[in-house]
Context: one part of a larger RNA
RNA sequence: CCAUCGCCUUCCAUCGGGGAGAGAAGACCCCGUGGAGUUUUACUGCAGCUUGUGCUUGUGGUAUAGUAAGAAUUGCACAGGGUAUCUGGGAGCCAUGCUUAACACUCUCCGGGGUGUUGAGAAGCAACGAUGUAACACCAGACUCUUUUUGCAGUACCACUUAUCCAGUGAAGACCGGAGACACGUGCAGGUGGGCAGUUCGGCUGGGGCGGCACCCCUUUGAAAAGAUAUCAAAGGGGCCCAAAGUUGAGUUCAAACGGGGCAGAAAUCCGUUGAAGAGGGCAAAGCCAAAAACUCGACUGAAUGGAUUUCCAAACGCACGGAAUUCAUAGACGAAAGUCUGGCUUAGCGAUCCUUCGUGUGCCCACUAUUGGGGCCCGGAGGUGACAGAAAAAUUACCCCAGGGAUAACAGGCUCGUCGCGGGCGAGAGCUCCUAUCGACCCCGCGGUUUGGUACCUCGAUGUCGGCUUUUCCUAUCCUGGUCCUGCAGCAGGGGCCAAGGGUGAGGCUGCUCGCCUAUUAAAAGGGAACAUGAGCUGGGUUUAGACCGUCGUGAGACAGGUCGGUCUCUGCCUGAUGGAAG
Repeated sequence: CCAUCGCCUUCCAUCGGGGAGAGAAGACCCCGUGGAGUUUUACUGCAGCUUGUGCUUGUGGUAUAGUAAGAAUUGCACAGGGUAUCUGGGAGCCAUGCUUAACACUCUCCGGGGUGUUGAGAAGCAACGAUGUAACACCAGACUCUUUUUGCAGUACCACUUAUCCAGUGAAGACCGGAGACACGUGCAGGUGGGCAGUUCGGCUGGGGCGGCACCCCUUUGAAAAGAUAUCAAAGGGGCCCAAAGUUGAGUUCAAACGGGGCAGAAAUCCGUUGAAGAGGGCAAAGCCAAAAACUCGACUGAAUGGAUUUCCAAACGCACGGAAUUCAUAGACGAAAGUCUGGCUUAGCGAUCCUUCGUGUGCCCACUAUUGGGGCCCGGAGGUGACAGAAAAAUUACCCCAGGGAUAACAGGCUCGUCGCGGGCGAGAGCUCCUAUCGACCCCGCGGUUUGGUACCUCGAUGUCGGCUUUUCCUAUCCUGGUCCUGCAGCAGGGGCCAAGGGUGAGGCUGCUCGCCUAUUAAAAGGGAACAUGAGCUGGGUUUAGACCGUCGUGAGACAGGUCGGUCUCUGCCUGAUGGAAG
């Protein structure tokens, strides 16, 4: 001096492992007494529709039911001369009439009765007697049947035209045609009414939902020997019942066992002994109770009225409703009395404002125009809010929106390891015999952190989610290849251990698949980790937006770890890193 290798500094290019790279106050999930769209047999309303009724709204008829009044008529069991409504008066009544004949109408129990017209006659009826529950002439009143007149408020139908409405003509006044007191219009009331509107759509919660009520109370344990004390902790109860199962006084003693005794037995009723409670106390549990708080009987109603204090609910202060205890006054119950009694032996059995309603008072206040009456206040009770200190309240959203949350789920990580995978101890048993060649029950002890869970510690002002492709590295609990030991290893071929991770572990069919099944090969076609390695490397078949179809569910809007077709995958590389190159 040249070449090569290594190192340092700087630079160029490429790549895309890391910066839980950038982008966007996560769209999934939860939460908010946030919102909006939609639905409906959610709640409350409003249009609309409809029905009734009043006004607009007048005229004339027909029919008809009701009601009131007037007039006229009807009233038959049998007996009785005979068609006796009922009651009272009554001894006479009648010419305004009576009897009879004919005709007409009408009622009928078919016997007859009533009215009207015409003719004839001067008598006839009642009383008396008889029959009968009741006795008639005549007068008065009432009931009932039928007919008729009038009034009232109607109902149904028919007709009219002048209100009113419609069409046409006309510049208009108006005219003409049709409809017509119905329409139209309007007031009030009822029904219907997602057509439209407003609003709501609880809470707790080992995420939310589904489930449950741990949302108001009571008992025991938990509860750690004062008191207090949590969990969707464990075991259970209450939302009543009782006029006696209450109060008081008196008397009595239970359960069970043993012995005895006809029917009678293990067990019925009876006698005796023992018997502090092993019974019973309406009901849960705990406490408590024997001349009683239990059982039986008598008398009663204190399951009273009105005050006050203390206390639990509610362990700093304060706290409503509700519960309890003590005490005073009044009037009582039982008891000889002392005394006891403000419900049940004690601890559960319960409820504001507003509204409605009831009770009490010769209470209070207000308004109206006089009365009947109206409204309110004072005291007490009932009707109920169980989400139990008490809004009047259904769903759905994948069309969705906003504020937030890693206070809270899905992926991944952490912790744990029941489950999963692997191993060990013991060795019952199988292996002809023989635990350990091989397999190995029950029980016990571990390891791993590839499964599935649990948890909710990081991340919701975002860490891109299955599978495939690509590419790399690591582990060994070894599938092949290597070495070695045992064998129930003759050899070949196997079975089971020990050492060993250098290398290898492939292809195809089906499916989005991981997995799996199948096929032909192969020495073998081992198992795993790396954010279930790897989307600023690719893909996008699946899942997981918006469209649509089917099945099922739902009244519906819609929903479905049910199926199906379709469906935008962004980024110019700053740092670090890697690879290649250059200069000093």
Large-subunit ribosomal RNA, domain V from Marine Group I thaumarchaeote SCGC AAA799-D11, 584 nucleotides, folded computationally. It matches the Rfam family "Archaeal large subunit ribosomal RNA". A reference for the family is Cannone et al. (2002), "The comparative RNA web (CRW) site: an online database of comparative sequence and structure information for ribosomal, intron, and other RNAs", BMC Bioinformatics. Gene Ontology terms of the family: ribosome and structural constituent of ribosome. The sequence was found in a public genome assembly. Taxonomically the source falls in Marine Group I (Archaea, Thermoproteati, Nitrososphaerota). The coordinates come from a structure-prediction model, not an experiment, and the mean pLDDT is 81.